A computed fold for an 85-nucleotide RNA from Ornithinibacillus caprae, annotated as c-di-GMP-I riboswitch aptamer. Its Rfam family is "c-di-GMP-I riboswitch aptamer". Its family is annotated with cyclic-di-GMP binding in the Gene Ontology. It was read from a public genome assembly, where an Rfam model found it.

[in-house]
RNA sequence: CAUUGAAAAAGGCAAACUAUUUGAAAAAAUAGGACGCAAAGCCUAGGGUCUAAAGUUUAUUAACCAUGAUCGCCUGGCUACCAAG
Numbered sequence: 001c002a003u004u005g006a007a008a009a010a011g012g013c014a015a016a017c018u019a020u021u022u023g024a025a026a027a028a029a030u031a032g033g034a035c036g037c038a039a040a041g042c043c044u045a046g047g048g049u050c051u052a053a054a055g056u057u058u059a060u061u062a063a064c065c066a067u068g069a070u071c072g073c074c075u076g077g078c079u080a081c082c083a084a085g
Base pairs, nucleotide, nucleotide: 001085003084004083005082012037013036017032018031019030020029021028022027035072041078042077043076045075046074047073048070049069050068055064056063057062
């Protein structure tokens, strides 16, 4: 360092699932748990996806809609451990 993650070491995070709580839901938090992850650290900034409470159309088990959710969907931005070069 605008590079790389083969080997090594110190460590880190934690999917599904289960329990409790919150929430209209999607989902989230905490505890257990490990499928994976070299940024699975942070930011919804662009796109995607999920939900549709309120609202609108309306009068219908409906449709539309994010101001809700997801960074462990992708891109972008910011920061960082170890090693190699």